[in-house]
RNA sequence: UGGGAUGUAGUUCAGCUGGGAGAGCGUACGGUUCGCAUCCGUAAGGUCGAGAGUUAGAACCUCUUCAUCUCCA
Repeated sequence: UGGGAUGUAGUUCAGCUGGGAGAGCGUACGGUUCGCAUCCGUAAGGUCGAGAGUUAGAACCUCUUCAUCUCCA
């Protein structure tokens, strides 16, 4: 310099050919216990990396851009 992959909750990741934003772990609270752990229940937590476009409708399609990883030179 050029090519490719990945960016979604605190963390690890799903999200099916464009229609409901979710799970495990973690956190808080409650139950259980003499107490802790385990187990059970509830809750909080997200401008889907950023900007723009297409569409009645975008995490998903298009363009630009940023970060990380990787290949080639």